[in-house]
Context: one part of a larger RNA
RNA sequence: GGCGUAUGGUGGAUGCCUUGGCAUUAGAAGACGAAGAAGGACGCGACAAACAGCGAUAUGCUUCGGGGAGUUGUAAGUAAACUUUGAUCCGGAGAUCUCCGAAUGAGGGAACUCACUAGUUUUACUAGUAUCCUAGAAUGAAUUCAUAGUUCUAGAGAAGGCAACCCUGUGAACUGAAACAUCUUAGUAGCAGGAGGAAAAGAAAGAAAAAUCGAUUACCUUAGUAGUGGCGAGCGAAACGGUAAUAGCCCAAACCAGUCUUAGGACUGGGGUUGUAGGACACUAUAUACGGAGUUACAAAGUUUCUUGAUAGCUGAACAUUUUGGAAAAUUUGGCUGGAAAGGGUGAAAGCCCCGUAAGCGAAAUCAUGAAACCUCUUUAGUGGAUCCUGAGUACGGCGAGACACGUGUAAUCUUGUCGGAAUCCGCGGGGCCCAUCCCGCAAGGCUAAAUACUCUCUAAUGACCGAUAGUGAACAAGUACCGUGAGGGAAAGGUGAAAAGAACCCCGGGAGGGGAGUGAAAUAGAAUACUGAAACCAUAUGCUUACAAAAAGUUCGAGCCCGUUAAUGGGUGAGAGCGUGCCUUUUGCAGAAUGAGCCGGCGAGUUAUGGUAUUGUGCAAGGUUAAGUGGAAAACACGGAGCCGAAGCGAAAGCGAGUCUUAAUAGGGCGAUUAAGUACAAUGCUGUAGACCCGAAACCGAGUGAUCUAGCCAUGAACAGGUUGAAGUGAGGGUAACACCUCAUGGAGGACCGAACCGGUGUACGUUGUAAAGUGCUCGGAUGAUUUGUGGCUAGCGGUGAAAUUCCAAUCGAACUCGGAUAUAGCUGGUUCUCCCCGAAAUAGGUUUACGCCUAGCCUCAAAUUAUUGCACCAUGGAGGUAGAGCACUGAAUAUAUAAUGGCCCCGUCUAGGGGUACUGAGUGUAAUCAAACUCCGAAUGCCAUGUGUUGUAGAUUUGGGAGUCAGUGUAUGAGGUGAUAACGUCCAUACGCGAGAGGAAAACAAUCCAGACCACCAGCUAAGGUCCCAAAAUAUAUGUUAAGUGGGAAAGGAUGUGGAGUUGCACGAACAGCUAGGAGGUUGGCUUAGAAGCAGCCACCCUUUAAAGAGUGCGUAAUAGCUCACUAGUCGAGUGAUUCUGCGCCGAAAAUGUACCGGGGCUAAACAUAUUACCGAAGCUGUGGAUUUAUACUUGUAUAGAUGGUAGGGGAGCGUUCUAAAUGCGCUGAAGAUAAAUCGUGAGGAUUAUUGGAGCGUUUAGAAGUGAGAAUGCCGGUGUGAGUAACGUAAGGGAAGUGAGAAUCUUCCCCACCGUUUGACCAAGGUUUCCAGGGUAAAGUUCGUCUUCCCUGGGUUAGUCAGGACCUAAGGCGAGGCUGAAAAGCGUAGUCGAUGGACGACAGGUUCAUAUUCCUGUACUACUUAUAGGACUGAUGGAGUGACGGAGAAAGCUAAGAAGAGCCUAUUAUUGGAUUUAGGUCUAAGCGUUUAGGUUAAUACACAGGAAAAUCCGUGCUAUUGUUAAAACUGAGACGUGAUGGCGACAGGUUCCACGGAACCCCAAGUCUUCUGAUGCUACGCUUCCAAGAAAAGCUUCUAAAGAUAUGCUAUAAGUACCUGUACCGAUAACCGACACAGGUGGUCAAGGAGAGUAUCCUAAGGUGAGC
Repeated sequence: GGCGUAUGGUGGAUGCCUUGGCAUUAGAAGACGAAGAAGGACGCGACAAACAGCGAUAUGCUUCGGGGAGUUGUAAGUAAACUUUGAUCCGGAGAUCUCCGAAUGAGGGAACUCACUAGUUUUACUAGUAUCCUAGAAUGAAUUCAUAGUUCUAGAGAAGGCAACCCUGUGAACUGAAACAUCUUAGUAGCAGGAGGAAAAGAAAGAAAAAUCGAUUACCUUAGUAGUGGCGAGCGAAACGGUAAUAGCCCAAACCAGUCUUAGGACUGGGGUUGUAGGACACUAUAUACGGAGUUACAAAGUUUCUUGAUAGCUGAACAUUUUGGAAAAUUUGGCUGGAAAGGGUGAAAGCCCCGUAAGCGAAAUCAUGAAACCUCUUUAGUGGAUCCUGAGUACGGCGAGACACGUGUAAUCUUGUCGGAAUCCGCGGGGCCCAUCCCGCAAGGCUAAAUACUCUCUAAUGACCGAUAGUGAACAAGUACCGUGAGGGAAAGGUGAAAAGAACCCCGGGAGGGGAGUGAAAUAGAAUACUGAAACCAUAUGCUUACAAAAAGUUCGAGCCCGUUAAUGGGUGAGAGCGUGCCUUUUGCAGAAUGAGCCGGCGAGUUAUGGUAUUGUGCAAGGUUAAGUGGAAAACACGGAGCCGAAGCGAAAGCGAGUCUUAAUAGGGCGAUUAAGUACAAUGCUGUAGACCCGAAACCGAGUGAUCUAGCCAUGAACAGGUUGAAGUGAGGGUAACACCUCAUGGAGGACCGAACCGGUGUACGUUGUAAAGUGCUCGGAUGAUUUGUGGCUAGCGGUGAAAUUCCAAUCGAACUCGGAUAUAGCUGGUUCUCCCCGAAAUAGGUUUACGCCUAGCCUCAAAUUAUUGCACCAUGGAGGUAGAGCACUGAAUAUAUAAUGGCCCCGUCUAGGGGUACUGAGUGUAAUCAAACUCCGAAUGCCAUGUGUUGUAGAUUUGGGAGUCAGUGUAUGAGGUGAUAACGUCCAUACGCGAGAGGAAAACAAUCCAGACCACCAGCUAAGGUCCCAAAAUAUAUGUUAAGUGGGAAAGGAUGUGGAGUUGCACGAACAGCUAGGAGGUUGGCUUAGAAGCAGCCACCCUUUAAAGAGUGCGUAAUAGCUCACUAGUCGAGUGAUUCUGCGCCGAAAAUGUACCGGGGCUAAACAUAUUACCGAAGCUGUGGAUUUAUACUUGUAUAGAUGGUAGGGGAGCGUUCUAAAUGCGCUGAAGAUAAAUCGUGAGGAUUAUUGGAGCGUUUAGAAGUGAGAAUGCCGGUGUGAGUAACGUAAGGGAAGUGAGAAUCUUCCCCACCGUUUGACCAAGGUUUCCAGGGUAAAGUUCGUCUUCCCUGGGUUAGUCAGGACCUAAGGCGAGGCUGAAAAGCGUAGUCGAUGGACGACAGGUUCAUAUUCCUGUACUACUUAUAGGACUGAUGGAGUGACGGAGAAAGCUAAGAAGAGCCUAUUAUUGGAUUUAGGUCUAAGCGUUUAGGUUAAUACACAGGAAAAUCCGUGCUAUUGUUAAAACUGAGACGUGAUGGCGACAGGUUCCACGGAACCCCAAGUCUUCUGAUGCUACGCUUCCAAGAAAAGCUUCUAAAGAUAUGCUAUAAGUACCUGUACCGAUAACCGACACAGGUGGUCAAGGAGAGUAUCCUAAGGUGAGC
């Protein structure tokens, strides 16, 4: 280390529980609001954060009832109180009810700010003050009357809110049609308006076709019918019939009367209201109370009494004991009640203990319901037929649309945008084009209950609904925490115990925590979450085992050791041996290096409704059956026959009918009858419509939310160190007739130059699980401009914006985000959960916008029927055929040769004619020899078809019906098949077999090859393929050969005197072959060629002679010769020796990458190869023995015999288990479920038993109903591993000592050292929102630590007339009374009213706190108002006028801030003392008031006047006058001086007090001057100059009058007094903001010291800050 066992931790499954949900039933209700709602904000408690309650009368007040002992909510605590003089509590009615909100006095960024009027108890409170509408008044323009308008009064008027249902306006898309456009989805979703408890509809210009019905609505049915429809997908009525509920009325008009009248008419009252017409009108009769009706319509107010009910309540029967136990309700014994045995609780399981339950009773007050009385209203009928009335821009028509089931169709009917346009009862409309007849009705006015729809809500009750990953998102401080700018999105989280009896006390420890003790039935029920307490994961102890071993980790066998059981041929471990490449999915095929899963636990997928169809069951049966509904306590039962299916068909139909249609037909034919029963309900299979097995898009559409990012624009503000260049213009000089032109100055232009801040982002490195979801370092571009930037605003997705990149529009952009349609759709991928048994495919054909999809057929399965004269195999017989082969007779191809026509060429011929020649061509024919998928004179085998009373074998086959799956195949063999290259593990066919879906044996391993088809067991036997030396079962078998190459145990052309066998043919005892000895000559150096060529460079020829033999020469060689050889010959030797053909086995040819590596290894000369033989081994084959299931047959009915039992997709059958229900029957504190363990039973899913834990529920049987079974879905949620004690700890300097403390690198103090210093300093704005300060603390946070903190706890802290904002103003822009426009919502906009980033506006210095200061204090000021006094005066618009009032750049001047130097002065020091010296530090002071100034600007006065909407003394104008030309004067103006200030500030030292001994507070208290230099970007001042792009508004201020006033109003001076609301702490950034972080990023403005320097560059320093949380 492994396996096992035991004990723990972690974790929170399982079981049990339920306070919360879900679904439904019955009743109620569908309320609210200007009398201030819904919904909120802020408050109210002794202590009070949250929820609940309440509202300044605040955890409550009054009263009327109930009730009767405790109470002050959840919430346990302490304190303080209340209560029998009736509390708390419950119910009715009332009072109070801050602020916001329709929000309503005005405004506004909701919960805030600012007003006016009146009253009162006057620093305050109370009340009123919005708009529109209606009504009534008053007033009143242009314009006389009038009207518009204005003002007032009155109104429980309107507004706003609200879940679904309802009506109306507007109105999609995905989707379906396998594409898509009409169509569909769908008049759906959405948006908008409006109403009610219901809404809408509604009393026929109807439905219809029978001598008919009689408003509407809803249900059943008609009926998936009639229809409609790219006649596709689909859409889809109505009447009749059966039910529920029922209810009918009123106006307009004619006529009469009255009032008014512009004489047209209008208003009021009576009258009157319909269709076989009615009414008016005329006439006749009748009628005032006997009657009828009534508050939902039909007319409209109520009052009283009573009934019943709602909102609190009350009465309410009946038990004790024994045993066990912590506890009795369990158990025992004996009783009792019941109009009550529903349910819940009580220490386990209770009719009789408690609450209740059945039954009965009850209301001061409010509400509802019904009845009665009072009360209120009320003529009816007929006759006549002259006249009058009976709904007009209507009916209807044309054009265009929409709605009707009905898509323009033959299209009626209804509605109407537009254009036309009737009739009047002798009339008009309808009856599905239209016309006629007939029938039905009477439009163009209105009201109307019930039956019907829904449920935010209340009460009561129920559930074969859930039980904490379920059920609502929410059982709990949940629409919370958290995320997002916003619309919006949106969690997790239940359980101590009967009772807190919640652990006194002791010990260890800084604490946390732990150990004892104690409580309790139990503490392994101990509060850090607590019942039970599984698994992953992490430990501790121990039995066996493990240190030469190579491992899909198991399985079979098995030695040893240990243990001792559900007692069983036991358990644990396992030295060693054999065999053995996970699971799923997808595939022809996966161990696959193809997919998916880290592990464990829980959740997680064929359901439901309604049609169709088949099967099964049950009932009835030529019949079967009800639906809605009614009764009923009821899902029982009864009623209900409308309707449906069947019993008869045929035909287009009329129609006929066991027939009918076709037809001239009686023919023939088609469909039927002859013929087998249906129907209702239930279950099961499949299927249609619905999301339809589950998860998954990219997208489309609707309505909203976003311009805090970014783009552009609008308004108003701000910023840009320093240096350089030197345009125009101008001046002077020169020059010209005059210009021009030139020179020098001056000048200061520029999308000018260099370069910081600032803006950007060129290159590169780093970074890439970062410091950072875009940065850092270095480098780089622009930097007075088309520049950059702050604040506020505008533009919105079918859109905006865009110096244009499809760029940006909140880390998202070829169309944002959010929610909805919505479970869009997905011929695509993935996943789809228990068991056993039977059978068992396909990867093909045809069709397809079809090719990875689907349909039909084929192949599978199940059921039924039929068949044995049958199916298949074999055999026999008989057939058709044109393949293989073969052939060349046809059609073509093709070779040689013979013959040879025709044609060409040459010659002869003077031209023709003719002749000759030909190594030209070559049809045809003959001979020989060939080729063919699209040739055949021929022609098999096999296959196919048929027949057979065939001996035989086998058991299937056919038909009908239900259910499928399959349409990606693959290898081998054969077909000298196609294609390809007679390549491919290529591709396409045919036939067969296998794999697929097939295990076992062999081939080392190896889907497709060989053998062989696995029901189970066996320590039995025989074999197949293949094997028998060892690994490794079986022959070191036998016989005869071969091979020598490790051939065997990889390969070709080609090569070789390897070797065996069989032949053929030479030579050879007349002496061969090989070896040795000898010869190998002469003509001649053959001729030619050549420098030479002599056998031997080359060409030609290749003879003759001598010989045993010898080439005009086979090689070597020479410059050429020479030389050496060979052929050939002789001798020697003495037996075979050559050549060649076929054949067996070998050899060479033969080089690759990690390592032998081409027998599986060892190794083998057989253990190789060939032939033959015998024996053996060898499989899940066959046999044997035992067993299981199943089929057939047989009968003894449970046995026998025989057969079968591989299996993916798939079909069929039989079961197990889970949750709940019913009935029956049981178990349980003497211990249920659940959990853990075990050696038990069953073929399996699974079932028992025992022990421990646990502590209250749970089974069995038979039926029933399902949220019914998980290992995989890159599944969901939770827990927990591995990686790993690994990476990292986020620019940067720390060291020492002391202190504190349980503990110090990190905290505090001191001393060194270091860093920033146009910033790492100081101050504002935004934003944050208590982070500020003090005391205490150290669990978590802090990337380490921590005694510390921006962390936690407890306290404290922000003080304003003058600062900022409001009570002042306006810009962009917003809102917007009236108004204009628009389907609605709404859009625009006048008067107005908001809105700073701008205008206006009054305070400074010092001191003080732990924490605030222009706020407090001290001192000195200023502003506005009030009052008083005094003085003197006209004051004075919401109107007029002026001012306010504005750009860029540049230059020069005067100042100041600030700094430097020097001198002086003061203090300290040098120093033990005196003096001098050195060194160090300091040498400061505001607003206000007064005086004065560098400078800048300007004419003033008088008069006149059609202008300034009225007026004006003001402004303006004046070619009117006077004065004045430089500043007198006026206005403006930094600064300086004085004062402010005998003040403040400014040191040690000294003194006093206190002290935690570190120090702190107070008193006293020095100098406080001068000179020089530098000098701003600040001030004078947008003043001046210049330029073109020509540079806010209003308030305020000044002035003028109108009007009003004269005890008023206003001014000046002095004195006294008054002065509201909000902000104010702190950070303001390398830790308080935006970036998820204590994040190297981002973020507007102000101040700006010294040295060097042009400089805010850069380096070093000051003030000040810091040392970066390992």
Molecule: large-subunit ribosomal RNA, half A
Organism: uncultured Bacilli bacterium